This is a predicted structure of a 521-nucleotide part of an RNA (small-subunit ribosomal RNA, 5' domain) from an uncultured bacterium. The full RNA is in RNAcentral, with records from Greengenes. Model confidence (mean pLDDT): 84 of 100.
Context: one part of a larger RNA
């Protein structure tokens, strides 16, 4: 020069677009961030009709005894619609954070799986029969200060468990035919065995499901080569260690576990160790080779206070689930409870150094729902900050008495300078007024937002610093100071005439920025 997730001084006008805790993966107040589903079920609430009966006791009639029965008021039973704690289904495994750990169970690139699994989606066959025992809610009655927990007793399911049927599904045996990569694989018949299901809405058609089976796409699991940090002032490591047999386990292959057997196995083409460190697409540089780098935005992996488990599930060794341990905070009636922002926001503490406890589900894309719809700090905006690119103004023309001041001066004069005053416009941004979207695909629906635009009056008004001037390197005098005070990036300047310090004036460069600092190339 160039760049930056930058900071620091000085200064600071608007706009669009990005972008913002790198430090303590330190500790966290509070409020949201994951729920839906009454068309899987039994309750229980509220509201209308409607029916019974109970209390009332008006209007009317009355021969004054009484009749006659509104309104209201609370009590069952039915039907419907809201609406819900709970059982049950599906979603909390995505989506969001963060980078601690990890030199390889990671990442990239390519390649194998005849050794694997896959909910909800797509297609395709074929099937839903016929039973059973229960359990929450609930009632009763108990314990605790709470968190919550026992008893007893009653019910429903798309929840739970038998039976029956059942195919190309699976286990066993033996046949037959293609193929291959050794173990095999494919695919045809056969025999015995075993293995399903659940019902809801709807007058009804129907529809949404719901079991077995093939196959698809999606996501994943597993193994292999290649590659990509330093250090040899780490040289030897290693006993489940390498291999084989048997067998366990798992979706699946495997010393993945285990019994026995042999003794292998990696290493100067750097093993082990030790220090760093999330890897990638990428980004900065560069003429390019190449060097640094991994923020934002995509892909992958790791973790979720440490630590360790395993349950449930198609999926988790599960940030906003469980359990045990540790530390650490809070409540306690001292017996025992409760918690976990590396989610959005926010405090506090480290720090040179990093924002709002905002709006909204309008849009995109998520989850439940038959659908209305519900939630959605994802996401769309908004606020903050020159943190960054970018664009735009802070006026334009014409103006010589070359005004005043102001430096300088050889006292003639130069120079600041068309600069300014003054004339004539202009209206860009700002502010005032009127109008006013797009973004929303058939209908409705806009937070953004009265925002962007667009009209209009009005007025030069409201809007320039910052560094620098010895050489390198563009820009020079005057004074003040005397190796003193100071300057500096290198050379070096300053000891009475300093273009190098400090101020003025001029002058250069840059421009809402300028300098400085750190870093990289």
């Nucleotide at each position: 020069g160039g760049a930056u997730a930058a900071a620091c001084g000085c200064u600071g006008g608007c706009g669009g677009c990005g972008u913002g805790c790198a430090u303590a993966a330190c500790a966290c107040a509070u409020u949201c961030a994951a729920g839906u589903c009454g068309a899987a079920c039994g309750g229980g609430g509220c509201u209308u009709a409607u029916c019974c009966g109970g209390c009332g006791g008006a209007a009317c009639c009355u021969u004054c005894g009484g009749g006659g029965g509104a309104a209201g008021c609370g009590g069952g039973g039915u039907a419907a619609g809201c609406u819900u704690a709970g059982u049950g289904g599906c979603g909390g495994a995505c989506g969001g954070g963060u980078g601690a750990g990890u030199a390889a169970u990671a990442c990239a690139u390519g390649a194998g799986c005849a050794a694997c699994c896959u909910g909800c989606c797509u297609u395709u066959c074929a099937g839903u029969g016929g039973g059973g025992a229960a359990u929450a809610a609930c009632a009763c009655g108990g314990g605790g200060a709470a968190a919550c927990c026992g008893g007893u007793g009653c019910u429903a399911a798309u929840a739970c468990c038998g039976c029956a049927u059942a195919c190309g599904a699976c286990a066993u045996a033996a046949c037959g035919g293609a193929g291959g990569c050794a173990u095999c694989u494919c695919u045809g018949a056969u025999a015995u065995g075993u293995g399903a299901a659940a019902g809801g809405a709807g007058c009804a058609a129907u529809u949404c499901g719901c079991u077995g089976a093939a196959a698809g796409a999606u996501g994943g699991g597993c193994u292999c080569a290649u590659g990509a940090c330093u250090g040899a002032u780490u040289a030897g490591a290693c006993a489940g260690u390498u291999g084989g047999c048997g067998g366990g386990g798992u979706a699946a292959c495997g010393g993945c576990c285990c019994a026995c057997c042999a003794a292998a196995u990696c290493a100067a083409c750097g093993a082990u160790c030790a220090g760093u460190a999330g890897c990638c697409g990428g980004a900065c540089u560069g003429a390019g080779a190449g060097g640094u780098u991994g923020a934002a935005c995509g892909g992958c992996c790791a973790c979720a206070u440490u630590g360790g488990a395993a349950c449930u599930g198609a999926g988790a060794a599960a940030c906003g689930g469980u359990c045990c341990a540790g530390a650490c905070u809070c409540c306690u009636a001292c017996g025992g409870g409760a918690g976990g922002c590396a989610g959005c926001a926010g405090u506090g503490g480290g720090g040179a150094a990093u924002a709002u406890u905002g709006g909204g589900c309008a849009a995109u894309g998520g989850g439940c729902g038959a659908a209305a719809g519900c939630c959605u700090g994802a996401c769309c905006c908004a606020g903050c900050g020159a943190c960054g690119c970018c664009g735009c103004g802070u006026g334009a023309a014409g103006g010589a008495a070359g005004a005043a001041g102001g430096u300088c001066u050889u006292c003639g004069g130069a120079u600041u300078g068309u600069a300014a005053a003054c004339u004539u416009c202009u209206g860009u941004c700002a502010a005032c007024a009127g109008g006013g979207a797009c973004g929303a695909a058939g209908c409705a629906u806009g937070a953004c937002g009265g925002u962007a635009c667009c009209u209009g009056a009005a007025g030069a008004g409201g809007a320039a610093g910052c560094c620098a001037c010895g050489g390198c390197u563009a820009a020079c005098u005057a004074c003040g100071u005397g190796c003193c005070a100071g300057c500096a990036g290198c050379c070096g300047c300053g000891g009475u005439a300093a273009u190098a310090c400090g101020u003025a004036g001029g002058u250069g460069g840059c421009g809402a920025g300028c300098g400085u600092u750190a870093u990289c190339c």